[in-house]
RNA sequence: GGACGUAUGGCCUAAUGGUAAGGCACUCGUUUACGAUGCGGGGGAUUCUAGGUUCGAAUCCUAGUACGUUCA
Numbered sequence: 001g002g003a004c005g006u007a008u009g010g011c012c013u014a015a016u017g018g019u020a021a022g023g024c025a026c027u028c029g030u031u032u033a034c035g036a037u038g039c040g041g042g043g044g045a046u047u048c049u050a051g052g053u054u055c056g057a058a059u060c061c062u063a064g065u066a067c068g069u070u071c072a
Stems, first nucleotide, its partner, number of pairs: 001071007010024004018055001026042005048064005
């Protein structure tokens, strides 16, 4: 330098173009002599960035950034 893949809450993982789901963690309550476990609530993501297409984009297109794989 070429080709390909990945990027979504603090972390991990989902989501046929139709308005972001679940787990862990956090927090509150319950349980306990106290804690842990269990159970029930709650908050938290304008989906890597900038454009474009569309009535509507995490999803499609273009460019870029970061990381990874591979070829030379």